[in-house]
Context: one part of a larger RNA
RNA sequence: CCCUUGUUAAGGAACUCGGCAAAAUAGCCCCGUAACUUCGGGAGAAGGGGUGCCACGGAAGUGGCCGCAGUGAAUAGGCCCAAGCGACUGUUUAGCAAAAACACAGGUAUCUGCGAAAGCGAGAGCUGACGUAUAGGUGCUGACGCCUGCCCGGUGCCGGAAGGUUAAGGGGAACUGUCAGGGGCAACCCGAAGCAGUGAACCGAAGCCCCGGUAAACGGCGGCCGUAACUAUAACGGUCCUAAGGUAGCGAAAUUCCUUGUCGGGUAAGUUCCGACCCGCACGAAUGGCGUAACGACUUGGGCGCUGUCUCAACAAGGGACCCG
Numbered sequence: 001c002c003c004u005u006g007u008u009a010a011g012g013a014a015c016u017c018g019g020c021a022a023a024a025u026a027g028c029c030c031c032g033u034a035a036c037u038u039c040g041g042g043a044g045a046a047g048g049g050g051u052g053c054c055a056c057g058g059a060a061g062u063g064g065c066c067g068c069a070g071u072g073a074a075u076a077g078g079c080c081c082a083a084g085c086g087a088c089u090g091u092u093u094a095g096c097a098a099a100a101a102c103a104c105a106g107g108u109a110u111c112u113g114c115g116a117a118a119g120c121g122a123g124a125g126c127u128g129a130c131g132u133a134u135a136g137g138u139g140c141u142g143a144c145g146c147c148u149g150c151c152c153g154g155u156g157c158c159g160g161a162a163g164g165u166u167a168a169g170g171g172g173a174a175c176u177g178u179c180a181g182g183g184g185c186a187a188c189c190c191g192a193a194g195c196a197g198u199g200a201a202c203c204g205a206a207g208c209c210c211c212g213g214u215a216a217a218c219g220g221c222g223g224c225c226g227u228a229a230c231u232a233u234a235a236c237g238g239u240c241c242u243a244a245g246g247u248a249g250c251g252a253a254a255u256u257c258c259u260u261g262u263c264g265g266g267u268a269a270g271u272u273c274c275g276a277c278c279c280g281c282a283c284g285a286a287u288g289g290c291g292u293a294a295c296g297a298c299u300u301g302g303g304c305g306c307u308g309u310c311u312c313a314a315c316a317a318g319g320g321a322c323c324c325g
Stems, first nucleotide, its partner, number of pairs: 001320008010311002014309001019306001027051005036041001038143001052065005066070001078304007085296002090102002106141007118127003144291004149221003154218002156214005163209003169203002174198005181190003222240005249283001250280001261277005
């Protein structure tokens, strides 16, 4: 000096990203317990008191004894306030992440009439299910409470079938090759049937175009200018564009760039925190919105208790390091 452990004056978080670590609390009995609440809870809330032994006594109790100390060792909750996220118990990155991620009851859309849809398999076949729409599959959302606005122009899906387009196939007009034959002095020309090739009209579904519907389908949800008898602001007006221009609720937020916004609270002092405001760079309604008791080895801020975290270090024990062997 290092590791593990113990104790510490005064102070008590001044440490630090952060009370990390440590300390503290602790069992049992009694008293006593707030907001809030889904009336179950919150609750072991919080906060107090008691706790050994002996004698007598049925008990209640009374009297007595010892120590600094009686759950005398060991075992053995620290607590409170406020906020965010997720309702909850659960699940997860075997070996850096346990979470606000996943799941979840509940909600909703959609598919499926049974040899179901869907899935596995080349198939037979099997699962679904020895089930039958109060069932089964898939997607989204995620207890509960209050709610969930507008847009169907694009994309998707569903329905429609008049018209346009459209494949194979059908269909064969027409043309071409060959050739009996014919013409020609010849080169060569014409050329029936057959065979062969090419092949136009016309007839050909679904799809697409087209016409509707559908957003708890994918998604989207404006700009400029003016206006009130102080000023400021604009209930109001004008105009352009759009499929429609963001309703309720929330809002510097796990979202706010400017930003340590501004005001208030808490501190002697607060880029964090809480409450407001609203100029929302760039919230917003099942990619759900806003609340919410209970719950959480989650995250954030504050407080009480407590402490070697610190001011600021000291001493001790054991084990190393070091020396001898």